[in-house]
Context: one part of a larger RNA
Molecule: small-subunit ribosomal RNA, 5' domain
Organism: uncultured bacterium
RNA sequence: GGACGAACGCUGGCGGCGUGCCUAAUACAUGCAAGUCGAGCGGAAGUUGAAGAGCUUGCUCUUCAACUUUAGCGGCGGACGGGUGAGUAACACGUGGGCAACCUGCCCUGCAGAUCGGGAUAACUCCGGGAAACCGGUGCUAAUACCGAAUAGUUUUGGGUCCCUCCUGGGACCCAACGGAAAGACGGUUUCGGCUGUCACUGCAGGAUGGGCCCGCGGCGCAUUAGCUAGUUGGUGGGGUAAUGGCCCACCAAGGCGACGAUGCGUAGCCGACCUGAGAGGGUGAUCGGCCACACUGGGACUGAGACACGGCCCAGACUCCUACGGGAGGCAGCAGUAGGGAAUCUUCCGCAAUGGACGAAAGUCUGACGGAGCAAUGCCGCGUGAGUGACGAAGGUUUUCGGAUCGUAAAACUCUGUUGUAAGGGAAGAACAAGUACCAAGUAACUACUGGUACCCUUGACGGUACCUUACCAGAAAGCCACGGCUAACUACGUGCCAGCAGCCGCGGUAAUACGUAGGUGGCAAGCGUUGUCC
Numbered sequence: 001g002g003a004c005g006a007a008c009g010c011u012g013g014c015g016g017c018g019u020g021c022c023u024a025a026u027a028c029a030u031g032c033a034a035g036u037c038g039a040g041c042g043g044a045a046g047u048u049g050a051a052g053a054g055c056u057u058g059c060u061c062u063u064c065a066a067c068u069u070u071a072g073c074g075g076c077g078g079a080c081g082g083g084u085g086a087g088u089a090a091c092a093c094g095u096g097g098g099c100a101a102c103c104u105g106c107c108c109u110g111c112a113g114a115u116c117g118g119g120a121u122a123a124c125u126c127c128g129g130g131a132a133a134c135c136g137g138u139g140c141u142a143a144u145a146c147c148g149a150a151u152a153g154u155u156u157u158g159g160g161u162c163c164c165u166c167c168u169g170g171g172a173c174c175c176a177a178c179g180g181a182a183a184g185a186c187g188g189u190u191u192c193g194g195c196u197g198u199c200a201c202u203g204c205a206g207g208a209u210g211g212g213c214c215c216g217c218g219g220c221g222c223a224u225u226a227g228c229u230a231g232u233u234g235g236u237g238g239g240g241u242a243a244u245g246g247c248c249c250a251c252c253a254a255g256g257c258g259a260c261g262a263u264g265c266g267u268a269g270c271c272g273a274c275c276u277g278a279g280a281g282g283g284u285g286a287u288c289g290g291c292c293a294c295a296c297u298g299g300g301a302c303u304g305a306g307a308c309a310c311g312g313c314c315c316a317g318a319c320u321c322c323u324a325c326g327g328g329a330g331g332c333a334g335c336a337g338u339a340g341g342g343a344a345u346c347u348u349c350c351g352c353a354a355u356g357g358a359c360g361a362a363a364g365u366c367u368g369a370c371g372g373a374g375c376a377a378u379g380c381c382g383c384g385u386g387a388g389u390g391a392c393g394a395a396g397g398u399u400u401u402c403g404g405a406u407c408g409u410a411a412a413a414c415u416c417u418g419u420u421g422u423a424a425g426g427g428a429a430g431a432a433c434a435a436g437u438a439c440c441a442a443g444u445a446a447c448u449a450c451u452g453g454u455a456c457c458c459u460u461g462a463c464g465g466u467a468c469c470u471u472a473c474c475a476g477a478a479a480g481c482c483a484c485g486g487c488u489a490a491c492u493a494c495g496u497g498c499c500a501g502c503a504g505c506c507g508c509g510g511u512a513a514u515a516c517g518u519a520g521g522u523g524g525c526a527a528g529c530g531u532u533g534u535c536c
Base pairs, nucleotide, nucleotide: 001536002535003534004533006532007531008530009529010528013383014382015381016380017379018378019376020375021341026339027338028337030336031335032334035076036075037074040073041072043070044069045068046067047066048065049064050063051062052061053060054059055058083294084293085292093218094217095216096215097214098213099212102211103210107207108206109205110204111203112202113201115149116148117147118146124139126137127136128135129134156177157176158175159174160173161172162171163170184199185198186197187196188195189194220266221265222264227257228256229255232254233253234252235251236250237249238248239247269291270290271289272288273284274283275282276281296317297316298315299314300313319330320329321328322327347373349372350371351370355369356367357366358365359364386416387415388414389413396407397406398405399404420477421473422472423471424470425469426468430463436456437455438454439453440452441451480525481524482523483522484521485506486505487504491520492519493518494517495516501508502507
């Protein structure tokens, strides 16, 4: 000199864009943060209309139709998105490879299919237990829930032929045993047999995407850590996994690592990047992006394409809460917010209008992701606090050798301007959609539907009456901080008298202190200026 997620002191006008618990991975009141689908299913409740019955003539009940709402069963999603950095010195990360040792829901392409049956159960009713959380029993019912069979022949096993090859279980074909589906939903049409469209569904093959595993190399401190290791190292056989492997097990052998630093201890998430530097290097890992790990602490599995799962389950522990003392409930390192800790870090805000995500045929619902607003000079950038003329060099302050000098064109005064500000008026872009109607193309044996395109119509904005524009008005409302001995730009007076104090280093102060304190002046930077801390 530069930099900062900074803090502290003094001061403080505005705007744009960023950033904002670095400490206690401490404990959490309250609200919200993951739902959705009635076009999968049976009910229930409500509204309206029609018909009928009872009659007390304006009510009750029954049936049918339409619509709305939904507790439950079922499907998909809660493995994404969001947070944190505790742990981890490790194939965790970066980079480059390998898998002839693997998986992949939704999506895309191709081929083939969707046949025949069955038994339950929740909801509901009734009964019972419990303070509650909730639980048990009886009876009834449905499905795109569950199960059986057929068909196809993927997988596995056994046998045979051919091709390729990277040590292997690589690929293709043939022959024998095990093994799937939703008969669905909503439309169109019908001669009520069916036919057909869309979305779902099943099997196989391929793709895409996302993951899993293995390996080379690379990135830290201590040798005042020198030896470490029994599932340890390897083999055979098996188990387990999507898959290789001591991953696990039985047996066998005695190996394996290490001064090219094993092992131990300490510290630490890694990287793209960021800061500095001419570079080489050095330091850092906030925000943003990629990967990893974690979700009160420890352990475990279930479901599922995917988890050993932040707002799922079970067990143990600590803590907190409820209790009728028998038993239960909870997990902010999601967004706000509270207490505590600390030098120190924000609103219990608005909206799904945009982008993205989940579900749905769609309308749409949900979304503290996100888009915005609020607070903080916390940072960067920009603007303003006026401009011109103005000497009797006014008054006043300071100083003086008493002549003067200086603040100083500075002020006053006159003439302007209106950036900001205040008031009034106008007022956005961000909106593309979706849905509806019509037409065309494509599709179909044909119709409808779906799909693509065009046109019309109808709307959709949290920010926000914000940005911006116009008009009017007033110089009116807007400057401080630090320094002035040398380094280092900038000097005098008074007070103090080795006192009070200053100080980054040298040092200053003991009666004329340019070094302390105050005043005037000057210098520097400026809505900031200094100090402290850290890095180069």